[in-house]
Molecule: THF (Tetrahydrofolate) riboswitch aptamer
Organism: Eubacteriaceae bacterium UBA1433
RNA sequence: AACAGAGUAGAUAAAUCGCGUUAAGUGUUGAAGGGUUGGAAAGUACCUUCAAACGAAAGGAAAUCCUGCGGUGAUUUGUCGCUUCCGCUGUU
Numbered sequence: 001a002a003c004a005g006a007g008u009a010g011a012u013a014a015a016u017c018g019c020g021u022u023a024a025g026u027g028u029u030g031a032a033g034g035g036u037u038g039g040a041a042a043g044u045a046c047c048u049u050c051a052a053a054c055g056a057a058a059g060g061a062a063a064u065c066c067u068g069c070g071g072u073g074a075u076u077u078g079u080c081g082c083u084u085c086c087g088c089u090g091u092u
Base pairs, nucleotide, nucleotide: 001092002091003090004089005088010080011079012078013077014076015075016074017073018072019070020069021068028052029051030050031049032048033047034046038086039085040084041083058067059066060065061064
């Protein structure tokens, strides 16, 4: 110098255990903040908080359970996985 590769956030599917169904959560808009491959930068989307608007599927029985519903939470596994520069690993 050339070639190849690894490495995050995140996305998605399944399983398990839960939460709510007296409506939280999810999703939308605005504002502030935070993280995002080993370092730096950028970009995307992601996360947290506040405010606003919108919005739902309950049912059965043995009194405590079961079956559903929610663009519901977490964990595990599988798959996918960033742009530029400087780096890391292997081969020549």